Model confidence (mean pLDDT): 83 of 100.
Small-subunit ribosomal RNA from an uncultured bacterium, 1420 nucleotides, folded computationally.
RNA sequence: AGAGUUUGAUCCUGGCUCAGGAUGACCGCUGGCGGCGAGCCUAACACAUGCAAGUCGAGCGAAGCGCUUUACUUCAAUUCUUUCGGGAAGACGAGUGAAAUGACUGAGCGGCGGACGGGUGAGUAACGCGCGGGUAACCUGCCUCAUACUGGGGGAUAACAGUUAGAAAUGACUGCUACUACCGCAUAAGCGCACAGGACCGCAUGGUCAAGUGUGAAAAACUCCGGUGGUAUGAGAUGGACCCGCGUCUGAUUAUUUAGUUGGAGGGGUAACGGCCCACCAAGGCGACCAUCAGUAGCCGGCCUGAGAGGAUGAACGGCCACAUUGGGACUGAGACACGGUCCAGACUCCUACGGGAGGCAGCAGUGCGGAAUAUUGCACAAUGGGCGCAAGCCUGAUGCAGCCAUGCCGCGUGUAUGAAGAAGGCCUUCGGGUUGUAAAGUACUUUCAGCGGGGAGGAAGGGAGUAAAGUUAAUACCUUUGCUCAUUGACGUUACCCGCAGAAGAAGCACCGGCUAACUCCGUGCCAGCAGCCGCGGUAAUACGGAGGGUGCAAGCGUUAAUCGGAAUUACUGGGCGUAAAGCGCACGCAGGCGGUUUGUUAAGUCAGAUGUGAAAUCCCCGGGCUCAACCUGGGAACUGCAUCUGAUACUGGCAAGCUUGAGUCUCGUAGAGGGGGGUAGAAUUCCAGGUGUAGCGGUGAAAUGCGUAGAGAUCUGGAGGAAUACCGGUGGCGAAGGCGGCCCCCUGGACGAAGACUGACGUUGAGGGUGCGAAAGCCGUGGGGAGCAAACAGGAUUAGAUACCCUGGUAGUCCACGCCGUAAACGAUGAAUACUAGCUGUCGGCUGGCAAAGCCAUUCGGUGCCGCAGCAAACGCAGUAAGUAUUCUACCUGGGGAGUACGUUCGCAAGAAUGAAACUCAAAGAAAUAGACGGGGACCCGCACAAGCGGUCGAGCAUGUGGUUUAAUUGGAAGCAACGCGAAGAACCUUACCUGAUCUUGACAUCCCAGUGACCGGGACUUAAUCGUCCCUUCUCUUCGGAGCGCUGGAGACAGGCGGUGCAUGGUUGUCGUCAGCUCGUGUCGUGACGAUGUUGGGUUAAGUCCCGCAACGAGCGCAACCCUUAUCUUCAGUAGCCAGCAUUUAAGGUGCGCACUCUGGAGAGACUGCCAGGGACAACCUGGAGGAAGGUGGGGAUGACGUCAAAUCAUCAUGCCCCUUAUGACCAGGGCUACACACCUGCUACAAUGGCGUAAACAAAGGGAAGCGAUCACGUGAGUGUAAGCGAAUCUCCAAAAUAACGUCUCAGUUCGGAUUGUAGUCUGCAACUCGACUACAUGAAGCUGGAAUCGCUAGUAAUCGCGAAUCAGAAUGUCGCGGUGAAUACGUUCCCGGGUCUUGCACUCACGGCCCGUCA
Repeated sequence: AGAGUUUGAUCCUGGCUCAGGAUGACCGCUGGCGGCGAGCCUAACACAUGCAAGUCGAGCGAAGCGCUUUACUUCAAUUCUUUCGGGAAGACGAGUGAAAUGACUGAGCGGCGGACGGGUGAGUAACGCGCGGGUAACCUGCCUCAUACUGGGGGAUAACAGUUAGAAAUGACUGCUACUACCGCAUAAGCGCACAGGACCGCAUGGUCAAGUGUGAAAAACUCCGGUGGUAUGAGAUGGACCCGCGUCUGAUUAUUUAGUUGGAGGGGUAACGGCCCACCAAGGCGACCAUCAGUAGCCGGCCUGAGAGGAUGAACGGCCACAUUGGGACUGAGACACGGUCCAGACUCCUACGGGAGGCAGCAGUGCGGAAUAUUGCACAAUGGGCGCAAGCCUGAUGCAGCCAUGCCGCGUGUAUGAAGAAGGCCUUCGGGUUGUAAAGUACUUUCAGCGGGGAGGAAGGGAGUAAAGUUAAUACCUUUGCUCAUUGACGUUACCCGCAGAAGAAGCACCGGCUAACUCCGUGCCAGCAGCCGCGGUAAUACGGAGGGUGCAAGCGUUAAUCGGAAUUACUGGGCGUAAAGCGCACGCAGGCGGUUUGUUAAGUCAGAUGUGAAAUCCCCGGGCUCAACCUGGGAACUGCAUCUGAUACUGGCAAGCUUGAGUCUCGUAGAGGGGGGUAGAAUUCCAGGUGUAGCGGUGAAAUGCGUAGAGAUCUGGAGGAAUACCGGUGGCGAAGGCGGCCCCCUGGACGAAGACUGACGUUGAGGGUGCGAAAGCCGUGGGGAGCAAACAGGAUUAGAUACCCUGGUAGUCCACGCCGUAAACGAUGAAUACUAGCUGUCGGCUGGCAAAGCCAUUCGGUGCCGCAGCAAACGCAGUAAGUAUUCUACCUGGGGAGUACGUUCGCAAGAAUGAAACUCAAAGAAAUAGACGGGGACCCGCACAAGCGGUCGAGCAUGUGGUUUAAUUGGAAGCAACGCGAAGAACCUUACCUGAUCUUGACAUCCCAGUGACCGGGACUUAAUCGUCCCUUCUCUUCGGAGCGCUGGAGACAGGCGGUGCAUGGUUGUCGUCAGCUCGUGUCGUGACGAUGUUGGGUUAAGUCCCGCAACGAGCGCAACCCUUAUCUUCAGUAGCCAGCAUUUAAGGUGCGCACUCUGGAGAGACUGCCAGGGACAACCUGGAGGAAGGUGGGGAUGACGUCAAAUCAUCAUGCCCCUUAUGACCAGGGCUACACACCUGCUACAAUGGCGUAAACAAAGGGAAGCGAUCACGUGAGUGUAAGCGAAUCUCCAAAAUAACGUCUCAGUUCGGAUUGUAGUCUGCAACUCGACUACAUGAAGCUGGAAUCGCUAGUAAUCGCGAAUCAGAAUGUCGCGGUGAAUACGUUCCCGGGUCUUGCACUCACGGCCCGUCA
């Protein structure tokens, strides 16, 4: 940074789609490790259970407990003593009382904290949030500083005890008691309030300072005596409250809204201003710069994307706001109208003894439900922070950590090196090989991570005890601070990290591979199954479906889906458009708004510069630092493009003031005009009425009919009535804003232009939505007139398959007038208005000026209206001073096609309808311009037996042949408009033969290779069979170095053979057709943005011809045309046998024979014809017309020769061939049958229908071919087909061979015949193994249809048509077919209007599969 997709191709417009990034993600497949982050986007749905806010005994009373001391009682071991009766003392233990103490416990009074921290985003379009300001209109617990105090009293109340209600929650009554609880009194530096003045200050209300008078309000104790508390006031810090400017989504199919609403002065309330609240007064306030209403939404720092401007977003982190089951209310307090407080009401859940009560996870976990989807009922207060406390400490689901999850980002690993026999296997293959692939195996190494074992930081600072010093003090107590010493404080944690051990060991997938887009083959499938983001792929050779091999990309992930930015300049500020692609309002006036000539002064709002403040932190960027790196964390800087304030500058824009005249306007004098309105009037024409003349038609059409007319039309003459419109002039002439305006005259009236001066002094321009006016035609079941012609509707007649149309005859609204309405048109120049500038040429309308030889011409100039054209513009077409050029200003409008200018809503309208104006759904296009073709019942020119002019046919009959159809066991298969159908087939009785039935063979009828056997093969003869097959007999190879080799046959095994099986839409080759039409192309150059583009190749002539000439941005060339080739027509020369016979000779009279080669002829070589010559025309050309000469004259006649291409034309059955299919059969062999069927239909022919003829008799004239498994003379036989015999001839010698029409004579005499010959019977001939299905011919007999053929259609332009016969190929036999040959031998062509086909140029086009196209409607 672009790409794909509209077309046959091109350029443009324009949409759709893709490649990139990113995510709180989901889903599919897969899954080794670690670090750092994130994790209910849905139901602000409901919640079991546990925890999340307590703390202070250094405020208080009472109670309990432990320990210490002490007194007494009891118990009594034991000790001492004794008069032996006893006496004294008495540990441990138990009890009671008192005192002191405690690091103890839980309830209560009291203090502080539960307004923080944590959650959520429902509401909110708002001073809610963001940025910047203000408060002279305010509050602030704890904290800091300062000042002044802390005196002296009082009465209660919980706890507790007793009684009592209740199931419980919770109370009630009586009695006792304490405080830092509560209440008076004293004091008042300072403070508040009231009063009246002073000084200074402020933008106003007002504020500050100092003093005066009156008045009001404080406090609590504890103590280790050091302090800690408490009260008042002031200041600070922190936190909050209120106000203001600016910014903050969509909808006008929401345009009006508001009643405490807007303001006033007064009061209440608040920390404080305020309609915040209240009574009164006034009637205001907001709104197109978008009020109100409706919908949606927490806002921001930021995050994602983007080159940026922007767009989208508001999870996590941070700031603000709002909320806490729903709604409402206040209390307490420094702070709340309070998530884990309270009261009321609602819904829901739970308990209950039914009377009544309890609750609120949008705290952390967790549950249910919802959903595509989102985690543990974990550990710890060790750290950081918070609450309370003097402190130790207690509390802390804040927080620190751990768990789950590939959810994201980052990092690492799944080995490394070597290794060619290029292994095996897989896949492909042209069968040679290639590829997987150094990949594996093998060899040599390493050990990160995971595993096992061992070691081991940092996060710890504090706090406690002891001790020393300093401070304090009377003090070496106590306390505070500092130092030292000691014992200690870790949830994470089996921590990070380090070392050791073993072993390549435990660790790779996903998507894609037709183009876009990197990556290709095989198999399967056969418009099926399926794929697809767009284009699109799949109908038998799919790189697009599915599988495989291979490859490409990314990688612990990969791919799909969703939503977002980009690409998209596809909403265009940066940065788009509007003649024809979507898009200029039908036209004007004009309020608001926007923009605005020139000079000077002033101001400083915009603008510019500097400074100050702010723009939180985090994020982004830059430079560093720390985790091994990175992600991540962290220090510093820059940045935050903004806002506010101050100072300065003054060119430009704006404001204010004063001028100017060129923009604009006014006045004077002229000019042109279908400009508008009203009134009058004129002539022509149509129609009607009356009358006259007059008679049979008129009218109308492509042709007719309806209609009118003998009751007198039409025609013609005279008179009259009435309405509408104004011929000629008349003109890309004029006027008007547009719509539009046309006889003449009069009245009223708007605008424009020209000339010269004077005046005003920017007065201008554009103009939304709303407004106002004008606005063709049609229309109004609007009203009233008028109505000649024309004419929707309607009626009739035609046309037509139909004809609710086009054509004709009639005909009503309407068209006309007056007054109203409608408000639209391809209302178009498809081009908004205004101003300025930018080469020319030429026409026309109106005016002025100048010149001249003056009815005019020339030159300049102003204003209109046209054509052409440069620069420039444009996708092109085109526009081009009347711009679509260059600029400026304002305005309307557009954003893919369809749905649709439709629906709904609203406004307007009497109605018809108009204006405004969507969505669902659907397509990948729709479109503009130009290009090449094809096409046109478009045009111009030209050609062709294309028509016309002629001649002869077909279509009717019978038969032949081919095809369709039908039939059949089979009637093999192909060919299908021209361009299939007497075609392939130049010839189906068997064979052919591919078809059917039956029988048979399986390496095969045919080819190559291998093994074994054998010596033949060929030939001959039998048996069997329908025949092949099968069986038997006879006959019996070659070469040799003697080893063998060659050849053939038989048998066997498998590779293979074989296939007229499929596909001519997989192909080669060949062929048909347009068409023997004159075309089809290329190189270089030039033109064009470009096109399989144009030019050349078009134009003027000419030709059979793109044949030639001339001209030309073209110059040349190729394939075609022509010529060269064959044949034919004339002549010359050469050669004369088998050909010829003029002359000579001979003869059986036949060129038979000998001379001969003149002639004919044969076949070699040449000549000849070239518009060469003449005349005329033409452009002095090409060429045309005529003529001469010539056998032939303008390509002499005929043939061969077929450009680029078209028809997926024909052929796989000539042949070749890819792929598919069959393989004891779809191959091969044999017999018989079929291809020859027959109600019928068609094509192509033959023979006829007769006298231009038939038949008979006798007579004449060809050409070109063929001949050895052949042609066959002669003679004989047969009515004949033919047979027998046999000469000659491989043929200018012999033979087929007779030519026929023709001419002569005779006969027939118009008839289904002496025409015609079908059909049938009988008897034969020939070919052939064979003639039944199924051959040809002969003889005799039979004697059908048919008397010239409807619509329609075919061939032919001269030796042609027509007519007559002859030959050949194929072939044993079998032509009415085919291919050739000659004989006789016409008619007509004015001409190109029409039919068909073709060529060139041009035009239109929505066709390009190209008119057999495309496409619309209805129905299914």